The part of an RNA shown here (small-subunit ribosomal RNA, central domain) has 350 nucleotides and comes from an uncultured Acidobacteriota bacterium. Its mean pLDDT, the model's own confidence on a scale to 100, is 90.
Context: one part of a larger RNA
RNA sequence: UUGGGCGUAAAGGGCGCGUAGGCGGUGCGGUAAGUCACCUGUGAAACCUCUAGGCUCAACCUAGAGCCUGCAGGCGAAACUGCCGUGCUUGAGGGUGGGAGAGGUGCGUGGAAUUCCCGGUGUAGCGGUGAAAUGCGUAGAUAUCGGGAGGAACACCUGUGGCGAAAGCGGCGCACAGGACCACUUCUGACGCUGAGGCGCGAAAGCGUGGGGAGCAAACAGGAUUAGAUACCUUGGUAGUCCACGCCGUAAAUGAUGGACACUAGGUGUCGGGGGUAUCCACUCCCUCGGUGCCGCCGCUAACGCAGUAAGUGUCCCGCCUGGGAAGUACGGUCGCAAGAUUAAAACUC
Numbered sequence: 001u002u003g004g005g006c007g008u009a010a011a012g013g014g015c016g017c018g019u020a021g022g023c024g025g026u027g028c029g030g031u032a033a034g035u036c037a038c039c040u041g042u043g044a045a046a047c048c049u050c051u052a053g054g055c056u057c058a059a060c061c062u063a064g065a066g067c068c069u070g071c072a073g074g075c076g077a078a079a080c081u082g083c084c085g086u087g088c089u090u091g092a093g094g095g096u097g098g099g100a101g102a103g104g105u106g107c108g109u110g111g112a113a114u115u116c117c118c119g120g121u122g123u124a125g126c127g128g129u130g131a132a133a134u135g136c137g138u139a140g141a142u143a144u145c146g147g148g149a150g151g152a153a154c155a156c157c158u159g160u161g162g163c164g165a166a167a168g169c170g171g172c173g174c175a176c177a178g179g180a181c182c183a184c185u186u187c188u189g190a191c192g193c194u195g196a197g198g199c200g201c202g203a204a205a206g207c208g209u210g211g212g213g214a215g216c217a218a219a220c221a222g223g224a225u226u227a228g229a230u231a232c233c234u235u236g237g238u239a240g241u242c243c244a245c246g247c248c249g250u251a252a253a254u255g256a257u258g259g260a261c262a263c264u265a266g267g268u269g270u271c272g273g274g275g276g277u278a279u280c281c282a283c284u285c286c287c288u289c290g291g292u293g294c295c296g297c298c299g300c301u302a303a304c305g306c307a308g309u310a311a312g313u314g315u316c317c318c319g320c321c322u323g324g325g326a327a328g329u330a331c332g333g334u335c336g337c338a339a340g341a342u343u344a345a346a347a348c349u350c
Stems, first nucleotide, its partner, number of pairs: 003322004007304002012318001014201004021194003025088007033081002035077002038074005048066007091191001092188003095184004104176006110154001115149007125136002162169002206247006215241002220236004258317006266295011299306002323350003332343004
C1' cells in the first nucleotide's frame, strides 16, 4: 500500500455550529461531460506469451502473430450519473393550537442547620478515639433559652423520573430568551445528510485582578499509631472551595459504542402528548406519536454479550488504529501569564 478493523484486544474526535469537499427523494422534456458500442489513427524497437525456423540440442538468435489493458478523432446509443429546463410531496423547513420539563441568563426572596458575637439560666467538665492524647473550659466552656451577624448548600418531594449537544442542571418567585414533543395537514417545494480546515461551548483542579470567607479543607503544625509512619485515626489550619471579569482547554469528558436515513419476532415497565371505549368526568382497557428502562428470538460476536435506544441488515460522510517498550516523550511549530496544552518522531531494545 491492497486490505482488515475501532463496546472490553491497538483504534470514535469531550460536544456543537458550520466552510470547502463528498454524497443526495420523485415525474417529464432536453443535452451528451461521465458511461457504453463500432470505425480510423496512434500506442518505436527490445522485453513477455504463442507458433514456425536457424546454430548437432539448449542457452542464444531470426521471423510472424498476440500483447502494448492507453490516448486522440469520427459516427452512434440515452438506461444510469452529471448538467439545463419544468413539475411533484413523502425528505427538510414554516404556520396555527396545545400541554410537559433541576434546559439557560439575570434580579429578588425563604426556612432548617453549622460557626461566630451579645445577653439569661447553670457548673465542671466538654470534645475526640479501637484506646488515647494534643485541643477547649473556673477569665465560666459543653448543655439550654432569647437576640444578632455572615457565608455556603438547598432535607422531605427524589423516581434504572425529567431537561440539555456535551460539559452539566435540584428551595421559592419574577423578567428575558433556547430546544424538544403532540395535534391539524394550512403553506414553501429537495431548500437535504455529513463535514477536512475554521468558529463556539467545555467538569474539577490551576492562573490573573478585585471582592467574599460560615462550613469543609491540599500544604503546614501538633497529638496518636508504628520498627519507622513525611500515611491511614485525631486536634488545629492556609491556599482553595463562593462572587465578578479574564485565562486555561484537560478527564475513566464513558454507553469506554461518531452522525444521518431505511429495514428487521415478540413481552413488560415508565415519562410527555393525541385518539377511541363515551353523552360528561375518572389511567379501566385498547390504538397511536415521541422519549427512557428491563427481558428476549432471528442475526451478529473470540467470548462476554448486543439484540427496533443494535454491537443485526444496508447506504452516505467524518474521525481514528496498524506489535510491546522508548513515548503521548525529544526536537521544531502553534497556543498560554504560568502550569502546561496541542501537533508528534527516532536511535536503541524485546